Source information:
A computed fold for a 474-nucleotide part of an RNA from an uncultured bacterium, annotated as small-subunit ribosomal RNA, 3' major domain. Its mean pLDDT, the model's own confidence on a scale to 100, is 83. The full RNA is in RNAcentral, with records from ENA and SILVA.
Context: one part of a larger RNA
RNA sequence: AGACGGGGACCCGCACAAGUGGUGGAGCAUGUGGUUUAAUUCGAAGAUACGCGAAGAACCUUACCUAGACUUGAUAUCCUAAGAAUCUUUUGGAAACAAGAGAGUGCUAGUUUACUAGAGCUUAGUGACAGGUGCUGCACGGCUGUCGUCAGCUCGUGUCGUGAGAUGUUGGGUUAAGUCCCGCAACGAGCGCAACCCUCGUCGUUAGUUACUAACAGUUCGGCUGAGGACUCUAACGAGACUGCCUUCGCAAGGAGGAGGAAGGUGAGGACGACGUCAAGUCAUCAUGGCCCUUAUGUCUAGGGCGACACACGUGCUACGAUGGGGUGUACAAUGUGACGCAAUACCGCGAGGUGGAGCAAAUCACUAAAACAUCUCUCAGUUCGGAUUGUUCUCUGCAACUCGAGAGCAUGAAGCUGGAAUCACUAGUAAUCGUAGAUCAGCCAUGCUACGGUGAAAUACGUUCCCGGGUCU
Numbered sequence: 001a002g003a004c005g006g007g008g009a010c011c012c013g014c015a016c017a018a019g020u021g022g023u024g025g026a027g028c029a030u031g032u033g034g035u036u037u038a039a040u041u042c043g044a045a046g047a048u049a050c051g052c053g054a055a056g057a058a059c060c061u062u063a064c065c066u067a068g069a070c071u072u073g074a075u076a077u078c079c080u081a082a083g084a085a086u087c088u089u090u091u092g093g094a095a096a097c098a099a100g101a102g103a104g105u106g107c108u109a110g111u112u113u114a115c116u117a118g119a120g121c122u123u124a125g126u127g128a129c130a131g132g133u134g135c136u137g138c139a140c141g142g143c144u145g146u147c148g149u150c151a152g153c154u155c156g157u158g159u160c161g162u163g164a165g166a167u168g169u170u171g172g173g174u175u176a177a178g179u180c181c182c183g184c185a186a187c188g189a190g191c192g193c194a195a196c197c198c199u200c201g202u203c204g205u206u207a208g209u210u211a212c213u214a215a216c217a218g219u220u221c222g223g224c225u226g227a228g229g230a231c232u233c234u235a236a237c238g239a240g241a242c243u244g245c246c247u248u249c250g251c252a253a254g255g256a257g258g259a260g261g262a263a264g265g266u267g268a269g270g271a272c273g274a275c276g277u278c279a280a281g282u283c284a285u286c287a288u289g290g291c292c293c294u295u296a297u298g299u300c301u302a303g304g305g306c307g308a309c310a311c312a313c314g315u316g317c318u319a320c321g322a323u324g325g326g327g328u329g330u331a332c333a334a335u336g337u338g339a340c341g342c343a344a345u346a347c348c349g350c351g352a353g354g355u356g357g358a359g360c361a362a363a364u365c366a367c368u369a370a371a372a373c374a375u376c377u378c379u380c381a382g383u384u385c386g387g388a389u390u391g392u393u394c395u396c397u398g399c400a401a402c403u404c405g406a407g408a409g410c411a412u413g414a415a416g417c418u419g420g421a422a423u424c425a426c427u428a429g430u431a432a433u434c435g436u437a438g439a440u441c442a443g444c445c446a447u448g449c450u451a452c453g454g455u456g457a458a459a460u461a462c463g464u465u466c467c468c469g470g471g472u473c474u
Stems, first nucleotide, its partner, number of pairs: 007474007015464002019426005026318008034309002042053002064304007073129001077128002079125005086103007107118004131293002134291003141286001142282003145278001147276001152191006158167003171182003197270004202239007212228002216226003242264001245258005307445001320419001324378006336367003341360002346355003385416001390411007432455007
């Protein structure tokens, strides 16, 4: 000078408390451990691994295993030789590949042709080399997690101290904040905080199609047409909030209350992450030092595996029912996406789906709601709850659904009657609940992830003794 303390003082955080809904019990999905295996590729490991890398494992992916093949190689540069490239086809084979057969003589420049040179491609040869998802994240870059959006971390000059260092940065107040004020051997400054950026909330101006429709007219009753530029909306520019005003407390900074206002004291949300910590994570995104392999640890192919299953854990989905299940009727979104595409009306099918194809490179067309509401029924039961599992018949994608896809119909109808110890999230358009879209993607194991809207003025917060984490002084 720090760190730590079951030392002290002060303060903060869904940290506790007050509440709401969960997890832990069941079935299934998914990840992990373990076990098994020819292989079950590799990484991630308290918080900060475990629906994580993976925003898509049938082949491919793919790195693993088995088998069959290649050795200047699947790919790059250089040299030599030959050949147009290319196309069709036979045999063997699981394919890779191997052995043949046929067609074919191009492009650019020089040049009468012959021929020569060049570009590109193929084959053969030679070695320099390629190649490596092989090792080391404890050699590294870059990127990332975490403490933590916590309020801290430092420097120059001066002063003090023999010195390490101190001071400033402490103190008294205040703040979300080292935020600001006052004081002070300090005076200033930097990285952080805040602001500047984006979205949402109010109003105005400009603009009016593909969006809109108050008044007028027509109407096939559909903003459909004329028309309009008001409204909604779209999207650019502005205004607006500053403790500005009032009361009150205070030396001040600031606090409490009020007015006006769409919004009030950081308006709400996002992006943004100081010095550093964990030899944190990543050599398998990429890049890279060193080491290692070089007829193999490289490369190609087929099949298998990554999907195994006594068991254990994490994260989720669906339930156990009446605030519910089922039938019928009927209403209302937003974000996005669409040409290798989205697909309407219509017809066929119980349905998945099929036929067909209007329209749409889309404010024009399409994908496109469900809870809710109305009504009927069920009446507390392992049931008209619940849907696992299994049988069977089909649909779709795709060379190909056996290992190992999704979906539909019929039948089957398991566990489960609210879950021990323990434990998680959340303070408002939040929790809870209901659907929708997108990325990846042929299809899909998505119940995941990232967004979007609907219902929801949900409940609760006395307070800081305690648990956890953090900050300041001592």